Overview: Predicted 3D model of a 106-nucleotide RNA (SAM riboswitch aptamer (S box leader)) from Bacillus gobiensis. RNAcentral holds the sequence, with entries from Rfam and Ribocentre. The organism belongs to Bacillus, within Bacteria. Of the family's consensus pairs, 97% are formed in the model. Model confidence (mean pLDDT): 84 of 100.
RNA sequence: UUCUUAUCUUGAGAAGCGGAGGGACUGGCCCUGUGAAGCUUCGGCAGCGGACUUACAUGAUAAGUACUGUGCUAAUUCCUGCAAGCAAUAGCUUGAGUGAUAAGAA
Numbered sequence: 001u002u003c004u005u006a007u008c009u010u011g012a013g014a015a016g017c018g019g020a021g022g023g024a025c026u027g028g029c030c031c032u033g034u035g036a037a038g039c040u041u042c043g044g045c046a047g048c049g050g051a052c053u054u055a056c057a058u059g060a061u062a063a064g065u066a067c068u069g070u071g072c073u074a075a076u077u078c079c080u081g082c083a084a085g086c087a088a089u090a091g092c093u094u095g096a097g098u099g100a101u102a103a104g105a106a
Stems, first nucleotide, its partner, number of pairs: 001106008013042005021031003025081001027079002043073003047070004051065005056059001082095005
């Protein structure tokens, strides 16, 4: 990097350096010199894998612990795009797609 599978309306920030961008992309709408991105430190959360505990239904089980590998820590994946249905319009609902994360494989 690609493929497969699962999940994505819950949750969780301070300090130092830095100095203008950031929220993947489109169009919006937002965040940002009352300090963006990035880096570092210390916290926090608990999504996935491992480990452990408990339960009984003994499993491809459920709940938990934050020990371990990752991940995350503004706004639903911020909304949106494509399709279908509804609606006079605005718009609403559902599904897909895109993206992200984990695990496995190549």